[in-house]
């Protein structure tokens, strides 16, 4: 780095640590009642895989939790284009995270 799904649900406590943090820009938060970051326990959810039912098939369903992931704010809100007086809405790009290459 390329392909493809999904991104208005849902999930914290402890310890070590000590000023950051929300990916980038603005612009709004969170943080010495303790930021990131390691570790420990839980807990969410249900992409993969394995399991069963249906389907020619792509899928679809249920079941469980063995890899990932996730547990402030809709991806925190905007960034670009489009409709609109506007509040907003639609779409895209960027990011994320799974699966593949």
């Nucleotide at each position: 780095u390329c392909u493809u799904a999904u991104c208005c649900a849902g999930a914290g406590g402890g310890g070590c640590a000590g000023a950051g943090g929300g990916a980038c820009c603005g612009g709004c938060c969170c943080g010495a009642u303790g930021a990131a970051g390691c570790c420990c326990c839980a807990g969410c959810a249900a992409c993969c895989a394995c399991c069963c039912g249906c389907g020619c098939g792509a899928g679809c369903g249920g079941a469980c939790a063995g890899g990932u992931g996730c547990u402030a704010a809709c991806u925190c809100c905007g960034g670009c284009a489009g409709u609109g007086c506007a509040g907003a809405c639609u779409g895209g790009a960027a990011g994320a995270u799974g699966a593949g290459a």